Annotation:
This is a predicted structure of a 75-nucleotide RNA (transfer RNA) from Deltaproteobacteria bacterium CG11_big_fil_rev_8_21_14_0_20_45_16. Its Rfam family is "tRNA". Rfam classes the family as a transfer RNA. The coordinates come from a structure-prediction model, not an experiment, and the mean pLDDT is 81.

RNA sequence: GCGGGAGUAGCACAGUGGUAGUGCGUUUGCUUGCCAAGCAAAAGGUCGAGGGUUCGAACCCCUUCUCCCGCUCCA
Numbered sequence: 001g002c003g004g005g006a007g008u009a010g011c012a013c014a015g016u017g018g019u020a021g022u023g024c025g026u027u028u029g030c031u032u033g034c035c036a037a038g039c040a041a042a043a044g045g046u047c048g049a050g051g052g053u054u055c056g057a058a059c060c061c062c063u064u065c066u067c068c069c070g071c072u073c074c075a
Stems, first nucleotide, its partner, number of pairs: 001071007010024004018055001026042005048064005
């Protein structure tokens, strides 16, 4: 330098054009003499960044950042 993959909640991930979700964690409540476990509820997201297409974008297109893998060159 070239090609491919990944980036979504604190963590691990799902979601391939039509209200952003699951598990764990966190907080609160119930339960218990207390803790744990169990049950219920809630909070938490500019979907890596910028732009474009579209009535509508996490999803399609362009650019860009970070990480991973492979290839090439190295007088």